RNA sequence: CUUAUUUUGGGCGAUGAGGCUCGCCGCAACCGUCGAACAGACUAAUGGCCUCUACGGAAGA
Numbered sequence: 001c002u003u004a005u006u007u008u009g010g011g012c013g014a015u016g017a018g019g020c021u022c023g024c025c026g027c028a029a030c031c032g033u034c035g036a037a038c039a040g041a042c043u044a045a046u047g048g049c050c051u052c053u054a055c056g057g058a059a060g061a
Base pairs, nucleotide, nucleotide: 010025011024012023013022016052017051018050019049020048021047032042033041034040
């Protein structure tokens, strides 16, 4: 360098998608806040960064 065979390249981090990165888990990791609690109310699309989409506020054309 080439060929053949076998095995592996998973999931998750409170609402979507892509890239990078960090952490966690191996049926577990994970599953927001207030409210005594049912009821009820509230924040946020990220674990973090960037971008897109959705949503909210303000201003301009």
Model confidence (mean pLDDT): 79 of 100. Fluoride riboswitch aptamer (crcB RNA motif) from a Chloroflexota bacterium, 61 nucleotides, folded computationally. The sequence was found by an Rfam model in a public genome assembly. The model forms 100% of the base pairs in the Rfam consensus. Its Rfam family is "Fluoride riboswitch aptamer (crcB RNA motif)". The family has 289 seed sequences and 2,293 matches in Rfam 15.1.